[in-house]
RNA sequence: GGGUCGGUAGUUCAGCGGCAAGAAUAUCGGUCUCCAAAACCGAAGACGUGAGUUCGAUUCCCACCCGACCUG
Numbered sequence: 001g002g003g004u005c006g007g008u009a010g011u012u013c014a015g016c017g018g019c020a021a022g023a024a025u026a027u028c029g030g031u032c033u034c035c036a037a038a039a040c041c042g043a044a045g046a047c048g049u050g051a052g053u054u055c056g057a058u059u060c061c062c063a064c065c066c067g068a069c070c071u072g
Base pairs, nucleotide, nucleotide: 001071002070003069004068005067006066007065010025011024012023013022018055027043028042029041030040031039048064049063050062052060
């Protein structure tokens, strides 16, 4: 240099073009407890960047950035 796959919450992952973008875990608050842990209830928190297609893009197209692997 070429190719394949990936980038979504602090972390690990879901997500048939129209979802309120979910789950687990962590964090915070509450219930319980003498206190804490556990358990239960609740809250906050995310689509790598830019451009394009579309009425509508996390999803499709293109370029770039980052990571893993294969290859010269």